The RNA shown here (transfer RNA) has 73 nucleotides and comes from Garcinia mangostana. The same sequence occurs in records of 3 taxa.
RNA sequence: AGCGGGGUUGAGUAAUUGGUGAACUCAUCAGGCUCAUAACCUGAAGAUCUUGGUUCAAAUCCAGGUCCCGCCU
Numbered sequence: 001a002g003c004g005g006g007g008u009u010g011a012g013u014a015a016u017u018g019g020u021g022a023a024c025u026c027a028u029c030a031g032g033c034u035c036a037u038a039a040c041c042u043g044a045a046g047a048u049c050u051u052g053g054u055u056c057a058a059a060u061c062c063a064g065g066u067c068c069c070g071c072c073u
Base pairs, nucleotide, nucleotide: 002071003070004069005068006067007066010026011025012024013023019056028044029043030042031041032040049065050064051063052062053061
């Protein structure tokens, strides 16, 4: 070089053929509870690798770039 898979809140994973507010667990913060801490309850902040294209609508489809893993030589 070639082929395949992947990149989504701080971490790990979803999003079932393109369609409602991108969801869940842990973590963080605030409040409640408690003598206090943990646990538990309630709430909040925080994410689609990047640049374009298609479409009324893109995490999802298409193309380029970039990074990681595997295969082959």

The organism belongs to Garcinia, within Eukaryota. The RNAcentral record of the sequence draws on ENA.